The RNA shown here (transfer RNA) has 73 nucleotides and comes from Endomicrobium sp. It was read from a public genome assembly. It matches the Rfam family "tRNA". Its family is annotated with triplet codon-amino acid adaptor activity in the Gene Ontology. It is annotated as a transfer RNA. Taxonomically the source falls in Endomicrobium (Bacteria, Elusimicrobiota, Endomicrobiales, Endomicrobiaceae).
C1' cells in the first nucleotide's frame, strides 16, 4: 500500500438471495426437593460495528468510515 472476509440478544450463530429480527447456551422469577443439581414452565434482553444513500419498505442493495482475520507486495 493493494485484495478479500467477517461485525446481528451477555456467549455461540441462524435469518433460502428486500416485507415487522429469531435458536442454543447463560441470567431471572416460579413449580418440583430437607436441600443442591438436573428436570419443567414463564419471563426479559438487540432501532443490526458507526454515517450517510437507494426504495412505499434496508440486518440484507450502494459508498465512505472504524475494528478484527486472512491473502499478496
Nucleotide at each position: 500500500g493493494c485484495c478479500g472476509a467477517u461485525g446481528u440478544a451477555g456467549c455461540u450463530c441462524a435469518a433460502u438471495u428486500g416485507g415487522u429480527a429469531g435458536a442454543g447456551c447463560a441470567a431471572u422469577u416460579g413449580c418440583u426437593u430437607c436441600g443442591u443439581a438436573a428436570g419443567c414452565a414463564a419471563u426479559a434482553a438487540g432501532u443490526a460495528a458507526g454515517a450517510g444513500g437507494u426504495u412505499c419498505a434496508a440486518a440484507u442493495c450502494c459508498u465512505c468510515u472504524c475494528a478484527u482475520c486472512g491473502g499478496c507486495u